């Protein structure tokens, strides 16, 4: 806000949290690419759906 009250105001969008916001969902809605066979195995890229702001991660310089 809603409801006479008791009480709801849910859950999600590839890695954490905070705010606006936009879509989807009712066991569903989501759970990134690539290269192999849809397997085993490798390889890449992002902390967002979008803005954003804080933290973590990797590089590089300096001290």
């Nucleotide at each position: 806000u809603g409801g006479a009250a008791a009480c709801a105001a849910g859950g999600g969008g590839a890695u954490g949290g905070g705010g606006u916001u936009c879509c989807c969902c009712a066991a569903a809605a989501c759970c990134g690419c690539c290269c192999g066979a849809c397997a085993a195995g490798g390889g890449c890229u992002g902390a967002u759906g979008a803005c954003u702001c804080c933290u973590g991660c990797u590089g590089u310089g300096u001290g």
A computed fold for a 63-nucleotide RNA from Manganibacter manganicus, annotated as Fluoride riboswitch aptamer (crcB RNA motif). The organism belongs to Manganibacter, within Bacteria. Model confidence (mean pLDDT): 78 of 100.